[in-house]
């Protein structure tokens, strides 16, 4: 210094242009003599960041920025 991937809820990943989602984790019920399991329901997000395309962007293009791998 040069190429390539990842960047989304506390965590682990879904979402290939038109209302952002699962599971687990935490909180509350419910079952149960209690507690684990189980079942139900709440609760969380300016989609790394700033720009551009577009009626319209988590999704497509530039920069940067963080982390991973590769080459020199």
């Nucleotide at each position: 210094g040069c190429c390539g991937g990842u960047u989304u809820a506390g965590c682990u990943c879904a979402g290939u242009g038109g209302u952002a989602g699962a599971g687990c984790u935490c909180c509350c019920g419910a079952u149960u003599u209690g507690u684990a399991a189980u079942c139900g329901g709440a609760c969380g997000g300016u989609c790394g960041u700033c720009a551009g395309u577009u009626c319209g962007a988590a999704u497509c293009u530039g920069a940067c920025a963080a982390c991973c791998g590769g080459c020199u």
The RNA shown here (transfer RNA) has 72 nucleotides and comes from uncultured Akkermansia sp. Its mean pLDDT, the model's own confidence on a scale to 100, is 85. The organism belongs to Akkermansia, within Bacteria. It was read from a public genome assembly. It matches the Rfam family "tRNA". Its family is annotated with triplet codon-amino acid adaptor activity in the Gene Ontology. It is annotated as a transfer RNA.